[in-house]
RNA sequence: AUAUUAUCAUCUCCGAAUUCCCGAUAGGGAACGGGGGACCCGGUUUUGGGGUGAAUCCUGUUUUACAGGUAGGGCAGCUUGGAACGCCCGAACCCGUCAGCUAACCCCGUAGGAGUGGACCAAGGCGUUU
Numbered sequence: 001a002u003a004u005u006a007u008c009a010u011c012u013c014c015g016a017a018u019u020c021c022c023g024a025u026a027g028g029g030a031a032c033g034g035g036g037g038a039c040c041c042g043g044u045u046u047u048g049g050g051g052u053g054a055a056u057c058c059u060g061u062u063u064u065a066c067a068g069g070u071a072g073g074g075c076a077g078c079u080u081g082g083a084a085c086g087c088c089c090g091a092a093c094c095c096g097u098c099a100g101c102u103a104a105c106c107c108c109g110u111a112g113g114a115g116u117g118g119a120c121c122a123a124g125g126c127g128u129u130u
Base pairs, nucleotide, nucleotide: 011115012114013113014112018030019029020028021027031110032109033108034107035106036105041100048098049095050094051093052092057069058068059067060066061065072089073088074087075086078124079123080122081121082120085117
């Protein structure tokens, strides 16, 4: 100096999943999310239907497991938007015959997992100097 692995701290990424009060693991608030729920309007129920989520769909094969693609989603260097290239994801779970939208109103969540791409344009902002 380079590469790999492990641990700790700071910082950071996906995600709604942060923060405050309290002696407190109980409880409560804020903030950010999700669901249910009228008139009107709309819609179709065994070929069941529906929800969270970016995660839907297609093709192929030795078909039952894999491969390729795809709607869509993500990728610190102050933040947001844009354009191009590059690299990734494209799952899983839940309700239980039942739910469209939906004012008032009602209910619920605050996890879990990880470690990077570095340049450009615009706007805003911060700092320094004069």